Predicted 3D model of a 502-nucleotide part of an RNA (small-subunit ribosomal RNA, 5' domain) from a metagenome.
Context: one part of a larger RNA
């Protein structure tokens, strides 16, 4: 000098765009953050209104309504959002490979969609429990579940042919045997469903190289290193297992210890480099701590399940409930970091044929000078120059065109009226924005410094005291260095200090 997710002190007018718990991955009251589909399914209220009957208690039918809530079923809930604990390599980055793999929804193509069956929730009846919830009887539907049929293609086994490859083999193809599917719906031509192949997209896996400090860590390793058989996986593999061999890594630093998410990038610097990894984007990891699997195309699953631990809450003491490292918010910690706001109008996502519904993603508003950028706090004239204050050699000098005064303007803020635009040819604006008019210089300047480095000087007070200070150093009676005043210098809605990096 530059920089910052900054903090602190003094001060503070407006706008735009950003940014805002760096500490306790310690704990959390409350609300919301993942639903949707009646064009899969059974069933199906209530308030209220109308009509009829009535023994005046009420009953029946219709509308409400294929609506709300609940249930079965489908899809989604593995995305989106948060955080950085762990991780020094099972990560990340770059370049390759997968002849060792998967992929719901979407898309292209070919073919199919036949015949049956038994349950179960909701419901109803009964029971248990304080509750959470649970048990039993009866009965019901499906695009839920099961059985059978068919199955070119597909899968498996055996035998054969061709092609490619260095090769274990790959690709194509023939024969025989075995195996595997389906679901309907509605507004009647649309859409679902099943099988197979291709595409697209997204993922799984492997290799090489690179990736902090420490030798006051020198040896480490027994599923360890390799092989064979078997198992397992979508798939390769000690991934797992039995047996066999005794290997494998290591001073080019193994093993151990410490620290740390990695990258695109960011800061600084002429560069080399050094330091960093907030916001935004990609990857990884995590979801109170530890473990486990289930479902599924996909999870070993933040707002799913089970078990164990700690903690909190409810309890009728028998037993139960919970997980903000989502958005707000609380308390705690700390030098320190915001609203328990508005809206689905836009963009996107989920479901739905659609209308639409949901969405603390997102779009906005609010708070904070936290940063960057822009604007304003007036403009012109106005005295050999008011007053006040300061200095003085008492003559005068400074503040100073500064003020007063005269004329003018209308940025911003304030008040009012209207509607181009953000809206995508219709509908749709939470919020923003734009145009015009009114009044009036009115509402809007401070901070640090003035001994040298370093731009800026005098007087008074104080008297090694009180104090200053980044370094050198000032102060003990004439202090440009302390305190005050006048004056000046530098920045300016900021100015300084502290911390930190280069």
């Nucleotide at each position: 000098g530059a920089u910052u997710g900054a903090a602190c002190g003094c001060u503070g007018g407006c706008g735009g765009c950003a940014u805002g718990g760096c500490u306790a991955a310690a704990g959390c009251a409350u609300g919301c953050a993942a639903g949707u589909c009646g064009a899969a399914c059974g069933a199906g209220a209530a308030a209220u209104c109308c009509a009829c009957c009535u023994u005046c208690g009420g009953g029946u039918g219709g509308a409400g309504a294929g609506u709300a809530a609940a249930g079965u079923g489908g899809c989604g809930a593995a995305c989106g959002g948060g955080c950085g604990a762990g991780u020094a390599a099972u990560g990340c980055g770059u370049u390759u490979c997968u002849a060792a793999c998967g992929u719901a929804c979407c898309u292209c193509a070919a073919g199919g969609c036949c015949a049956g069956g038994g349950a179960u929730a909701g419901c109803u009846c009964g029971g248990g429990g304080a509750a959470a919830c649970c048990c039993g009887g009866g009965g019901u539907a499906a695009u839920a579940c099961c059985u059978g049929a068919u199955g070119a293609c597909c899968c498996c086994a055996u035998c054969g042919g061709a092609u490619c490859g260095c090769a274990u083999g790959u690709u194509c193809u023939g024969a025989u045997g075995g195996g595997c599917a389906a679901a309907g719906g509605c507004u009647u031509g649309c859409u679902a469903c099943c099988u197979u192949g291709g595409g697209a997209u997204c993922g799984g896996g492997a290799a090489a190289c690179g990736u902090c400090c420490u030798a006051u860590c020198a040896g480490g390793u027994u599923g360890u290193u390799g092989g064979u058989g078997g198992g397992g996986u979508a798939a390769c593999g000690g991934c797992c297992u039995a047996c066999c061999a005794a290997g494998c890594c290591u001073c080019a630093g193994a093993c151990g210890g410490g620290u740390a998410g990695c990258g695109g990038g960011u800061g600084u610097g002429a560069g080399a480099g050094c330091a960093c990894g907030a916001c935004c984007c990609g990857c990884c990891g995590c979801a109170u701590c530890g473990g486990g699997a289930c479902u599924g195309a996909g999870a070993c699953a933040c707002u799913g399940c089970c078990c164990g631990g700690a903690c909190u809450c409810c309890u009728a003491c028998g037993g139960g409930a919970g997980g903000c490292u989502g958005c707000a918010g609380c308390a705690a910690c700390g030098g320190a970091u915001c609203u328990u706001c508005c809206g689905c109008a836009a963009u996107g996502c989920g479901c739905g044929a659609a209308a639409g519904c949901g969405u603390g993603a997102c779009g906005g508003a609010g708070c904070a000078a936290u940063g960057c950028c822009g604007c304003g706090u007036g403009c012109a004239g106005g005295a050999u120059g008011a007053a006040g204050c300061c200095c003085c050699u008492c003559g005068g000098g400074g503040u100073g065109u500064a003020a007063a005064c005269u004329g003018c303007u209308g940025u911003c803020a304030g008040g009012g009226u209207u509607u181009a635009g953000g809206a995508a040819u219709a509908c749709u604006g939470a919020c923003c924005a734009a145009a015009c008019c009114c009044a009036a210089a009115g509402g809007a300047a401070g901070g640090g410094c003035c001994g040298g480095c370093u731009a800026a000087c005098u007087u008074c007070g104080u008297g090694c005291c009180a104090g200053c200070a980044g370094c050198c150093g000032c102060g003990g009676u004439a202090a440009u260095a302390c305190g005050a005043a006048g004056g000046g210098c530098c920045c300016a809605a900021g100015c300084g200090u502290u911390a930190a990096u280069c």
Its mean pLDDT, the model's own confidence on a scale to 100, is 84.